Source information: SAM riboswitch aptamer (S box leader) from Gracilibacillus dipsosauri, 107 nucleotides, folded computationally. The RNAcentral record of the sequence draws on Rfam.
[in-house]
RNA sequence: UUCUCAUCCAGAGAGGGGGAGGGACUGACCCUAUGAUCUCUCGGCAACCAACUUUUAUUCAAAGUAUGGUGCCAACUUCAGACGUAUUUUAAUACGAAAGAUGAGAA
Numbered sequence: 001u002u003c004u005c006a007u008c009c010a011g012a013g014a015g016g017g018g019g020a021g022g023g024a025c026u027g028a029c030c031c032u033a034u035g036a037u038c039u040c041u042c043g044g045c046a047a048c049c050a051a052c053u054u055u056u057a058u059u060c061a062a063a064g065u066a067u068g069g070u071g072c073c074a075a076c077u078u079c080a081g082a083c084g085u086a087u088u089u090u091a092a093u094a095c096g097a098a099a100g101a102u103g104a105g106a107a
Stems, first nucleotide, its partner, number of pairs: 001107008013042005021031003025081004043073003048069003051065005077099001083096006
């Protein structure tokens, strides 16, 4: 990088550095000198993988811990976005798909 599978309306911030853009892309709308993005330290959230504990027990499975590997800590993936289906009526609504993010596995 590509493919497959699962999840994405919950949750969780302080300080130091630094100094202008950032929220993937397009449009909208927001955040930002009361210092964003980024980075470091500490803290936290969550429970995907591993580990461990308990119950059942052949396995499977369920519940839990938060030890290790990730991930995350503005706004529902911030909202909408070429396609499809349905409803109402010609542009809206709902759902799906697509796109994106994260994890696990494979090449």
Source information
Lineage of the source: Bacteria > Bacillati > Bacilli > Bacillaceae > Gracilibacillus. Its Rfam family is "SAM riboswitch aptamer (S box leader)". From the family's description: The SAM riboswitch is found upstream of a number of genes which code for proteins involved in methionine or cysteine biosynthesis in Gram-positive bacteria. The SAM riboswitch acts at the level of transcription termination control. The predicted structure consists of a complex stem-loop region followed by a single stem loop terminator region. An alternative and mutually exclusive form involves bases in the 3' segment of helix 1 with those in the 5' region of helix 5 to form a structure termed the anti-terminator form. This entry represents the conserved core of the complex structure involving helices 1-4.